A computed fold for a 1426-nucleotide RNA from an uncultured bacterium, annotated as small-subunit ribosomal RNA.
It matches the Rfam family "Bacterial small subunit ribosomal RNA".
The sequence is in RNAcentral, with records from ENA.
RNA sequence: UGACGAGCGGCGAACGGGUGAGUAACGCGUAGGAAUCUACCUAGUAGAAGGGGAUAGCCCGGGGAAACUCGGAUUAAUACCGUAUACCUCCUUAGGGAGAAAGAGGGCUUAGCUUUGAUGCUCUCGCUAUUAGAUGAGCCUGCGUAAGAUUAGCUUGUUGGUGAGGUAAUGGCUCACCAAGGCGACGAUCUUUAGCUGGUCUGAGAGGACGAUCAGCCACAUUGGGACUGAGACACGGCCCAGACUCCUACGGGAGGCAGCAGUGGGGAAUAUUGGACAAUGGGCGCAAGCCUGAUCCAGCCAUACCGCGUGUGUGAAGAAGGCCUUCGGGUUGUAAAGCACUUUAAGUAAGGAGGAAAAGAUUGUAGUUAAUACCUGCAAUCCGUGACGUUACUUACAGAAUAAGGACCGGCUAAUUCCGUGCCAGCAGCCGCGGUAAUACGGAAGGUCCAAGCGUUAAUCGGAAUUACUGGGCGUAAAGCGCGCGUAGGUGGUUUUUUAAGUUGGAUGUGAAAGCCCUGGGCUCAACCCUGAAAUGUCGAUCGAUACUGUUGUGACUAGGAUACGGUAGAGGUGAGUGGAAUUCCGAGUGUAGCGGUGAAAUGCGUAGAUAUUCGGAGGAACACCAAUUGCGAAGGCAGCUCACUGGGCCGCUAUCGACGCUGAGGAGCGAAAGCUAGGGGAGCAAACAGGAUUAGAUACCCUGGUAGUCCUAGCUGUAAACGAUGGAUACUAGACGUAGGAAUUGGAUUAACGAUUUCUGUGUCGUAGCUAACGCGUUAAGUAUCCCGCCUGGGGAGUACGGUCGCAAGAUUAAAACUCAAAGGAAUUGACGGGGGCCCGCACAAGCGGUGGAGCAUGUGGUUUAAUUCGAAGCAACGCGCAGAACCUUACCAGUCCUUGACAUGGGUAGUUUGGUAUUUGGAGACAGAUACCUUCAGUUUGGCUGGCUACCACACAGGUGCUGCAUGGCUGUCGUCAGCUCGUGUCGUGAGAUGUUGGGUUAAGUCCCGCAACGAGCGCAACCCUCAUCUUUAGUUGCCAUCGGUUCGGCCGGGCACUCUAGAGAAACUGCCUGCGAUGAGCAGGAGGAAGGCGGGGAUGACGUCAAGUCCUCAUGGCCCUUAUGGACUGGGCUACACACGUGCUACAAUGGCGGUGACAAUGGGCAGCGACAGGGCGACCUGAAGCAAAUCCCUAAAAGCCGUCCCAGUUCGGAUUGUACUCUGCAACUCGAGUGCAUGAAGUUGGAAUCGCUAGUAAUCGCGGAUCAGCAUGCCGCGGUGAAUACGUUCCCGGGCCUUGUACACACCGCCCGUCACACCAUGGGAGUUGGCUUUACCCGAAGCCGGUGCGCUAACCGCAAGGAAGCAGCCGACCACGGUAAGGUCAGCGACUGGGGUGAAGUCGUAACAAGGUAACCGUA
Repeated sequence: UGACGAGCGGCGAACGGGUGAGUAACGCGUAGGAAUCUACCUAGUAGAAGGGGAUAGCCCGGGGAAACUCGGAUUAAUACCGUAUACCUCCUUAGGGAGAAAGAGGGCUUAGCUUUGAUGCUCUCGCUAUUAGAUGAGCCUGCGUAAGAUUAGCUUGUUGGUGAGGUAAUGGCUCACCAAGGCGACGAUCUUUAGCUGGUCUGAGAGGACGAUCAGCCACAUUGGGACUGAGACACGGCCCAGACUCCUACGGGAGGCAGCAGUGGGGAAUAUUGGACAAUGGGCGCAAGCCUGAUCCAGCCAUACCGCGUGUGUGAAGAAGGCCUUCGGGUUGUAAAGCACUUUAAGUAAGGAGGAAAAGAUUGUAGUUAAUACCUGCAAUCCGUGACGUUACUUACAGAAUAAGGACCGGCUAAUUCCGUGCCAGCAGCCGCGGUAAUACGGAAGGUCCAAGCGUUAAUCGGAAUUACUGGGCGUAAAGCGCGCGUAGGUGGUUUUUUAAGUUGGAUGUGAAAGCCCUGGGCUCAACCCUGAAAUGUCGAUCGAUACUGUUGUGACUAGGAUACGGUAGAGGUGAGUGGAAUUCCGAGUGUAGCGGUGAAAUGCGUAGAUAUUCGGAGGAACACCAAUUGCGAAGGCAGCUCACUGGGCCGCUAUCGACGCUGAGGAGCGAAAGCUAGGGGAGCAAACAGGAUUAGAUACCCUGGUAGUCCUAGCUGUAAACGAUGGAUACUAGACGUAGGAAUUGGAUUAACGAUUUCUGUGUCGUAGCUAACGCGUUAAGUAUCCCGCCUGGGGAGUACGGUCGCAAGAUUAAAACUCAAAGGAAUUGACGGGGGCCCGCACAAGCGGUGGAGCAUGUGGUUUAAUUCGAAGCAACGCGCAGAACCUUACCAGUCCUUGACAUGGGUAGUUUGGUAUUUGGAGACAGAUACCUUCAGUUUGGCUGGCUACCACACAGGUGCUGCAUGGCUGUCGUCAGCUCGUGUCGUGAGAUGUUGGGUUAAGUCCCGCAACGAGCGCAACCCUCAUCUUUAGUUGCCAUCGGUUCGGCCGGGCACUCUAGAGAAACUGCCUGCGAUGAGCAGGAGGAAGGCGGGGAUGACGUCAAGUCCUCAUGGCCCUUAUGGACUGGGCUACACACGUGCUACAAUGGCGGUGACAAUGGGCAGCGACAGGGCGACCUGAAGCAAAUCCCUAAAAGCCGUCCCAGUUCGGAUUGUACUCUGCAACUCGAGUGCAUGAAGUUGGAAUCGCUAGUAAUCGCGGAUCAGCAUGCCGCGGUGAAUACGUUCCCGGGCCUUGUACACACCGCCCGUCACACCAUGGGAGUUGGCUUUACCCGAAGCCGGUGCGCUAACCGCAAGGAAGCAGCCGACCACGGUAAGGUCAGCGACUGGGGUGAAGUCGUAACAAGGUAACCGUA
């Protein structure tokens, strides 16, 4: 000398950075204010004299584990302390008093002093006092700035004053004394929540939600308290104390505070690197160089957001392959790919390369300063030279389509569809809702759609939402008018003059930080982003004007609102007192006798002890018939015999007075039906509870007999009703018509009067215009048009509930939530359907009749049971003599067993063979089947060409086959309402619309048949008619039909003959309310009559609208899908469908005399017949057999009709009845055992007319009698037909059933077999109460009292000052006191958690009991109360 380090001193550390716990507040925002401070900075004025004593470091020594600490010695300062001075500042009794300071560095100078140097001059920095400024800070005020009233009263330093203290400063900020104030419904206090703002998101705006990043303010720094230092702190990286926690310890003591930047742990759905640099910007210190700076600038991580870019471009049809779909033709993926030709951004490699840098420093020049050319400062030039980012941005070169696409969705909202799988499963879902075998909704695939380095989901905010409505909603019935008036505060208010200028409005002005938003311009290649300028932003302040409107002031004015006076007037207006008659009941007496009473019917009850009935008399309570009314009065509740007293209000008229006195009305106070409560009376009737009798499955009800509270009065309480006009009050305006109540005026009637007309005011009704309304409806009494005020509503349930408060004697009232749960709840209207709603009408629907069924036996079908199987279907009417017009085998689908597997049947391929079909005999077998023999015949088509086929066997596959499933995937067909009279459309009109109208109405009809009317006019499907048949006649035609006349005859229409008649079957006629009378509307039509074969649709048939029943049928047939494929297919034998304790349906035969039996022998019609009908003859008792004519049919046959008539039987289980059984037969058939029909003989059951109930039938019908046919080998009591005999009854529409039209109610719409309520039982959920228990917050009283400031004290100690000294002053420590954090004790308040048990509530495919509501819901429903 330099570097590093410690210490003393100065400045900073109060900035910058973080966080939002607290705070509902002058905290913040905005606009103001006065009693203040402000380091550094700027400007100014004045100064800076002369002294003193210490102390750290360092050195020595000691204690302690450490942190640290003690003692001794020595020392400096811009550290510290006196003295002097005082422009000026402060205090003041106005005399006076008090109060400062510091030097350091550079240059020059030696005249005087001097060794360096001191001194002097000068420059820079610093210092003291003070005045201003700037900046920053403190304080005060107006206004604004969350929610809760289930928080209504709060407050004692509290509010004010005086004085003092304190502070930088005002002030109860603190203290003493005095006064008793202060705040609050314009929300105090309390509780909960929250940092505030510029702004951000959203919205057309007004608003709503939010307060990250950036910026301003506040608050906080482990929790609580405290001060120190300082210009500034009660201090994030300072101190002290207390608490909690962590760490060190030698156990004695110590240390700490990431809500700084990174980072760790934890928590969580979730949030980054222990990076680089001070290069820039900024801050602190410094004269400066410079140092510090996790401020900051950069980098890293994250698709978190915004912006930009890429992942290629062009061409390319064989429309490749593959995938998917398919109607099998094709379509689609798709120019997509491949192929060909290009490009190279980004990524990659390599090279180059800005800007962010301005400074500082050095040199030179110049200016200022100065005595000075030093120094210093400013400016200029030159030189030197500073980059974390950074391998920066950017540029160029190289290579190659190369390295780079995903996500969600595809039912509707909502752009985008198909297949497969699955089968109310798996699953989806924002809402509606998908999924139960054909899922565009689940899962996969293909395709498509939308976005794109993203796409979806979740969470959140605003919007849509006029769904809290200021802009911009409502309240008759959807949620919503207080039960009613009075009235306080408040809100609001008639005409006019003046004042003022608060509201209002205009000008200029201050402020509204910056950023942001909007607009303009500019910079990054664009954009995001950044920069510039402008504009905008308010319940703001002060100021100057205006004065129409609103307000204000005045001992201004007015009369139209309002009020008062006067004269009239109506009234169930109110209160009190008195009084009247009728009726019920009871009591007494009389008459009188067996019932009365009550009901759907009864019974309980009353009555021979004399009821009911009736007469007279009496008692008592309640209510007031007629008048009486859509009447009147009242604010509402409500008010009804009559009289009196008191009293309120209204209306009308005319003048007069007051002069806006008005309207509304939060709180408040009053009135307020019934029921109910308290106390005392009263009690006739009625009548909760209760009792009995009925009804009923039950009947704690409806009905009946009784009956107590109560109903009545007095005094009080309650305070609610569907307290309703479901409609708050006031005022004004806006067409009418018709009533009615009370007045007034004019007028008519000759005057009064009765009576009437017109006008007017007030009330009360009906209809209605404009307008309003979702509609219904309202409509001068508004729900119209407006103004003012009050109350109330905001999806349904939970719930008018819980808790809390208030009121009440109680019952309870009032105020009034939440959790949870649902996707609706609701209004009005429409169309249907339904009603134990109404009206009209029809039908063998009832009624009037006749005959049955239900009882018996049998037949037949069904259920059930049984079975190896008893195949399957049909199920109220509309399944059950049904499919079945005919199960011994077959049928046959079922069961057992035995067989077959390309199959019994169809098409196709290959190989081989043959080209056919059949009969008879025979072997094995139950048979199918497997063989054998013999015989007959020689396939089909044909273009006439052996041309095309065919057949058999075998092989392999496609396939056949299925009476297997689904009739709820279907077609077709059918049943049923119902042969009921309905069902619809076009155009028009009405309605917001659904829809209506037409189609309803008045008549009429069998009929939506017809007529008339009508905002309808027309039309269609149905009805009717056209079709068939029967009844009359005409005509044509006469064989197989017929026979009047004529002839013949075997006597038979047999023959000739004829076609008249019958008949047959073709064509026609005839019937239309056409004619008459009456009724009716002169109509439609109806009644009667004439004529006529037939008369009002002449009888019968066929014919079945739109639709309903997911009606029936996959077993007639057809058919989608599924299933089986040596079987769920095919063949066969046997069995079964025929079973049998029983139940039901449909029938037959009977029970007898209207009959049985015997005899007699008259009269039909429809039909059928060749694998047939079978005459006739013979046989048989008979079924039948044998032989056999005729007939493919008006010819022959079935074929005898039977009831009828005559006789007999004589009322019996019979001469009824015929089941059952025995026996002998007949017929069919391969075969009558299971399992056929018939015959003879014998047997001879039940049954003596059928309970409840129920069926058919209205005229050639019922009843009765027989006949025929289909099916069929045989089998009918069934079915379908035919004729014979042949009735009774219908007053009528009340009732039962079904149907049609109109209307009404509806909570039904799967439509009454609907809907729906409550208890109980079970599961789950949230919630109230709850003995208590746990915790948070908070209040009051008291105890304790760390640190600390303040006050007191002056024992102990002490350098500066005074003093010669003693000592003093002053200070330090100590001690005492006041205040006070934490802590503690006691008693509360409040909030929350848990809680045995308990209350109700909600939710939950198929639980129990009933049936309360919806229809007259079967007792009309509902409201309040007990």